RNA sequence: CCUACUUAACUCAGUGGUAGAGUAUUGCUUUCAUACGGCAGGAGUCAUUGGUUCAAAUCCAAUAGUAGGUA
Numbered sequence: 001c002c003u004a005c006u007u008a009a010c011u012c013a014g015u016g017g018u019a020g021a022g023u024a025u026u027g028c029u030u031u032c033a034u035a036c037g038g039c040a041g042g043a044g045u046c047a048u049u050g051g052u053u054c055a056a057a058u059c060c061a062a063u064a065g066u067a068g069g070u071a
Stems, first nucleotide, its partner, number of pairs: 001069006009023004017054001025041005047063005
């Protein structure tokens, strides 16, 4: 310098109209007890700042970080 990525504790969906899943975690249930199972719940300024739009996780720009590539 070029390219891709940044969303829950972790792994990831979500290509302009109410932010979701699995795992994990909390409570209850089950058991003599633990694990498994069943039911319910919590956890997000969608990396930051600005712009476009009636409306932005989504489009645009800058910045920061991560990974890869070239020299």